Context: one part of a larger RNA
Molecule: large-subunit ribosomal RNA, domain VI
Organism: Coprobacter fastidiosus NSB1 = JCM 33896
RNA sequence: CGCAGGAAAUUUGAGGAGACCUGACACUAGUACGAGAGGACCGUGUUGGACAGACCGCUGGUUUAUCAGUUGUUCCGCCAGGGGCAUAGCUGAGUAUCUAAGUCUGGAAAGGAUAAGUGCUGAAAGCAUCUAAGUACGAAGCCAACUUCAAGAUGAGAUUUCCCUGAAGGGUCGUUGCAGACGACGACGUAGAUAGGUUGCAGAUGUAAAGGCGGUAACGUCAAAGUCGAGCAAUACUAAUCACCCGAGA
Numbered sequence: 001c002g003c004a005g006g007a008a009a010u011u012u013g014a015g016g017a018g019a020c021c022u023g024a025c026a027c028u029a030g031u032a033c034g035a036g037a038g039g040a041c042c043g044u045g046u047u048g049g050a051c052a053g054a055c056c057g058c059u060g061g062u063u064u065a066u067c068a069g070u071u072g073u074u075c076c077g078c079c080a081g082g083g084g085c086a087u088a089g090c091u092g093a094g095u096a097u098c099u100a101a102g103u104c105u106g107g108a109a110a111g112g113a114u115a116a117g118u119g120c121u122g123a124a125a126g127c128a129u130c131u132a133a134g135u136a137c138g139a140a141g142c143c144a145a146c147u148u149c150a151a152g153a154u155g156a157g158a159u160u161u162c163c164c165u166g167a168a169g170g171g172u173c174g175u176u177g178c179a180g181a182c183g184a185c186g187a188c189g190u191a192g193a194u195a196g197g198u199u200g201c202a203g204a205u206g207u208a209a210a211g212g213c214g215g216u217a218a219c220g221u222c223a224a225a226g227u228c229g230a231g232c233a234a235u236a237c238u239a240a241u242c243a244c245c246c247g248a249g250a
Base pairs, nucleotide, nucleotide: 001152005163006162007161008160009159010158011157015149016148017147018146021049022048023047024046025045026044027043033038051106052105053104054103055102059100060099061098066093067092068091069090070089071086072085073084074083075082076081111143112142117137118136119135120134169246170245171244172243173189174188175187176186177185194239195238196237197235198234199233200232201231203228204227205226211222212221213220214219
């Protein structure tokens, strides 16, 4: 821009894409078969591999400044306590997130038309013949089935509701997200929990400083302390103000 009024939703599915894999073991059954050695079809169950999708409850990884320990140096006048730099200085842990090596799920079943092949009936050709007329089966393959996209399917479909006027609706702008390169998509904008803050809880670290007590002292203890990014809630304290633009039947 189109789909001949404008919108907001919900859909149908022409058509497209994806997936389609496979082993072992057990039972049937040491049965059928076979002199024996050996050893099934059919059918059923269990458990794997690779691949694919999803997720983070578990096991782990990550977690660049969350906590603690610690070295050198410098600064805060000194002590104590801290800040900067040194690969994140180094080391030990580690929430959220993102993840695999972790967990869950999938390939199916049933169907249609067939291939090779197997038939039935059956003439040409008094027989025979699966084929010529007719007709039945038959594959991991084909078409559907499964998952997903899908009306620019210009053949532009369908249903429901709203609006008849600057209306319905949309956008700009702002607070933002598990969404994201930017657009886009989702949530919210005071009639408000959208983000921050605060409080509580979860979780991480591991018992802060100062002081008291004990000890000559190192240190211990009062003390599960103190601190804390992302998590879950509650709470209008802060910021989402005011407003503007687009949008009408040829």